Context: one part of a larger RNA
RNA sequence: CACCGCCCGUCACACCAUGGGAGUGGGUUGCUCCAGAAGUGGCUAGUCUAACCUUUCGAGGAAGACGGUCACCACGGAGUGGUUCAUGACUGGGGUGAAGUCGUAACAAGGUAGCCGUUGGGGAACCAGUGGCUGGAUCACCUCCUA
Numbered sequence: 001c002a003c004c005g006c007c008c009g010u011c012a013c014a015c016c017a018u019g020g021g022a023g024u025g026g027g028u029u030g031c032u033c034c035a036g037a038a039g040u041g042g043c044u045a046g047u048c049u050a051a052c053c054u055u056u057c058g059a060g061g062a063a064g065a066c067g068g069u070c071a072c073c074a075c076g077g078a079g080u081g082g083u084u085c086a087u088g089a090c091u092g093g094g095g096u097g098a099a100g101u102c103g104u105a106a107c108a109a110g111g112u113a114g115c116c117g118u119u120g121g122g123g124a125a126c127c128a129g130u131g132g133c134u135g136g137a138u139c140a141c142c143u144c145c146u147a
Base pairs, nucleotide, nucleotide: 003110005107008103009102011100013097014096015095016094018092019091020090023087024086025085026084027083028082029081030080031079032078033077034076039072040071041070042069043068044067046066047065048064049063052061053060054059113134114133115132116131117130118129119128120127121126
């Protein structure tokens, strides 16, 4: 660069992060069950045994080993919740971008003054009803003040 100005929203394109989303996959954790190795402990009527005790020398007792069984319990499994991470067709708005599309809402009385609340409507900026404000221009009248 000063109205050949400024400027608003939809739409289109590109990129970025993000909300919703049938769900899907993983981490972690609560509860209820199932199951339960090894080990330890309890019980033990079965099997076995050199030490100790008894012995009529046959064996018996005690203790121990194995076995059996019960309890505790790692891992594992089932069901159902919490939390967190990633991902998900589709979808919502947001940001940025040289420039594009449609209009022209606001800024001058911006060409219907503008704005605020609310209700309804509309491609979009917006429009209409209703209540309010002046942060409205112009014209006329009234009151007051100054010159």